[in-house]
């Protein structure tokens, strides 16, 4: 220099005018108070993802959340957290010189499933091909007996080699045998059972013994272990207005999948009609919080602990907009470059109880750490 | 906001994980004086990604995206 690999913060500034959400103070109307209605002043006023709702958790109601099933959910190990499928170390295995990526119980419990093609798709199997026996022929050579060779058929061995497949039941060699095979034997690779030794563990590392060779497929049924009770703030509460505990049918009901249980009622509850009230009625849940900054301590890191400082939307059919000046940045001309002119309000996108996480979407710079190749000292 | 559920040719649908299939509708020829019917053939689809699982995906995952329902 070039080529990459993995992380972090940011994502326009600064000013001015007019609005719009709420909050605090001040006042005017208006009232028994009080709600209200308005003024004027100070200050606040959208995200890194507010977004999908894909997971986890606070909180609220149903029972204080109980058993069993049935449903889901996760899947090396350790840790860490309120809790997680998210994080952080570390193990395996695979890709990639490398930095670094991916992925992660069980297929040696059971059962299905593996299309075409191929002989066979899994307690294996014999189409060709290789070999032995038998029986017919047929060709040499002979006088003949017989020999040797070949093609048919019929039995029986053979997984060495040929093709097929995504996948074909261990690999090289020797030995063996009619041919042939772990049939034996040497080495290589893998399984299993075990002994030391290191590690909290996943698991490593050094041997031993068994010729044991076992396809894949659990995002297929299914087995292990672990972990989930239902609903969601439109949850829930309280408070106001209205009204006629009206009619029918029907039954105990609730714990929002089944039973067991257990609760609570008999003036109890369910459906449907009808009819009144409000027109998304009001407040309250609502935002101070597993907050957020800084520094120390303490762990490899996740995160944990002291101590200091800060309050950073809280509306609710829903508010954060509208504009102009400067600088900054994108685009397009000119120019050799400085630059100069035009031009675009400028990337993705908008809070809705909240809070940890993942996944998406995103103009355009910024920082940092580390690899590889090359060049120069 | 919240909480299900669906997605295959123009349209209504089929598909134990192994070649996507039908009716209808278009088209093009045949038949008919000439249309319809009715024969013969043609085209034409898995909502979109994804060294994702698998030999293989319309189906099994996981993301997006559209569409249809409930709840004050």
């Nucleotide at each position: 220099u070039g080529a990459g690999c993995c992380g972090g913060a940011c994502g326009g500034g600064c000013a001015g005018u007019c609005g719009c959400c709420g909050g605090u103070g001040a006042u005017g109307c208006g009232u028994c108070u009080a709600a209200g209605c308005g003024u004027c002043a100070c200050g606040g006023g959208a995200g890194g993802a507010a977004a999908g709702u894909c997971c986890g958790g606070a909180c609220u109601c149903c029972a204080u959340a109980g058993a069993g099933c049935a449903g889901g959910g996760u899947g090396g190990c350790c840790g860490a957290u309120a809790a997680c499928g998210a994080c952080g170390g570390c193990c395996c295995g695979u890709c990639g010189u490398g930095a670094g990526g991916c992925g992660g119980g069980g297929a040696a419990a059971g059962u299905g499933c593996c299309a075409c093609a191929g002989a066979a798709a899994a307690c294996a199997a014999a189409c060709c091909g290789c070999c032995g026996c038998g029986g017919c022929u047929c060709c040499u050579c002979g006088a003949a007996a017989g020999c040797g060779g070949g093609g048919c058929c019929g039995c029986g061995g053979u997984a060495a080699g040929g093709g097929u497949g995504a996948a074909a039941c261990g690999g090289u060699g020797a030995g063996g045998u009619a041919a042939g095979a772990g049939c034996u034997c040497a080495c290589c690779a893998g399984a299993u059972c075990u002994g030391c030794c290191g590690g909290u563990g996943a698991c490593g590392g050094c041997g031993g013994a068994u010729g044991c060779u076992a396809g894949g497929u659990a995002a297929a049924c299914c087995c292990c272990a672990c972990c989930c009770g239902g609903a969601g703030c439109a949850a829930g509460a309280c408070c106001g207005a209205a009204u006629a505990g009206g009619g029918a049918g029907g039954c105990g009901g609730g714990c929002g999948g089944c039973u067991c249980g257990u609760c609570c009622c008999a003036g109890g509850c369910c459906u449907c009609c009808g009819g009144g009230u409000u027109u998304a009625g009001g407040u309250c849940g609502c935002u101070c919080g597993a907050g957020c900054c800084g520094c120390c301590g303490g762990g490899c890191a996740a995160c944990c602990g002291g101590c200091g400082g800060c309050c950073u939307a809280g509306a609710g059919g829903a508010a954060u907009g509208a504009u102009u000046g400067c600088c900054g940045g994108g685009c397009c001309g000119c120019g050799c470059a400085a630059g100069c002119g035009g031009u675009c309000g400028c990337a993705c996108a908008g809070a809705a109880u909240c809070c940890g996480g993942c996944u998406u979407a995103c103009a355009g710079g910024c920082c940092g750490g580390c690899u590889c190749a090359g060049g120069c000292u | 906001g919240c909480c299900g559920g669906u997605g295959u040719a123009g349209c209504u649908u089929a598909a134990c994980g192994u070649u996507a299939g039908a009716g209808c509708g278009a088209c093009u020829g045949a038949a008919u004086c000439g249309u319809a019917a009715u024969c013969a053939g043609u085209a034409g689809a898995u909502g979109g990604a994804g060294u994702g699982u698998u030999c293989g995906a319309u189906u099994c995952c996981u993301c997006c995206c559209g569409c249809c329902g409930g709840c004050u």
Predicted 3D model of RNase P RNA and transfer RNA as a complex of 449 nucleotides. The prediction has a mean pLDDT of 77.